[in-house]
This record gives sequence, structure tokens and C1' cells, in this order.
RNA sequence: UCGAUCAUCGGCGAUGGAGUUCGCCGCCAAGUGCCGGGCCCUCCGGCUGAUGACUCCUACGGUACG
Repeated sequence: UCGAUCAUCGGCGAUGGAGUUCGCCGCCAAGUGCCGGGCCCUCCGGCUGAUGACUCCUACGGUACG
């Protein structure tokens, strides 16, 4: 100096915050949802969800009651 692995640390997981946990990545990275049509790599239309998963809070939406 280069490469690999482990530990630590940091970051990421389609809309906010927190806790727990899982996975991925190491700034040349992880990540930037799905469906249909046209199109030939970009356009049009439609759909679900504030979670990667669980729980809570906040925002939004629906129903019922006071």
C1' cells in the first nucleotide's frame, strides 16, 4: 500500500417521530412501491401503505356513539 474476514461504528430498508428486533450496505454502497396500456427506455392511467417487522405517538381517512 492492496485484498479478504471479524469486531466496533455509521448509514439504508417507497410519506413523520420513538422503542425493540431483523436484513442489507461501507460513499464507486445499501435505498428511490405495485399493476395495466402504449412505447423502446420514456409517456399515460390505476392501486396499497405513515412499520423491513412488532408496539406506541403524531398527521390524514372511514364508521358508530356522546
Notes:
Fluoride riboswitch aptamer (crcB RNA motif) from a Gemmatimonadaceae bacterium, 66 nucleotides, folded computationally. Its mean pLDDT, the model's own confidence on a scale to 100, is 77. Of the family's consensus pairs, 100% are formed in the model. The organism belongs to Gemmatimonadaceae, within Bacteria.